[in-house]
RNA sequence: GGCGCCGUACCCAAAUGGCUAAGGGAGCGGAUUGCAAAUCCGCGAUUACCGGUUCGAGUCCGGUCGGCGCCUCCA
Numbered sequence: 001g002g003c004g005c006c007g008u009a010c011c012c013a014a015a016u017g018g019c020u021a022a023g024g025g026a027g028c029g030g031a032u033u034g035c036a037a038a039u040c041c042g043c044g045a046u047u048a049c050c051g052g053u054u055c056g057a058g059u060c061c062g063g064u065c066g067g068c069g070c071c072u073c074c075a
Stems, first nucleotide, its partner, number of pairs: 001071007010025003018055001027043005048064005
């Protein structure tokens, strides 16, 4: 340099063009408890960024940035 895959909350992760973006962990608040642990309830999202298509985009298209893998070249 070329190609492919990926980027969703603090972490992991679902979504396959259409209702208000599932779930688990951590954290915070509350209940409970003699205190704590455990348990239960609640809270929490600029879907990496920019643009496009569409009535409607996390999802499709283009570009940028970043991560991983493969290939090529140089040393």

Transfer RNA from a Planctomycetota bacterium, 75 nucleotides, folded computationally. Model confidence (mean pLDDT): 80 of 100. It matches the Rfam family "tRNA". It is annotated as a transfer RNA.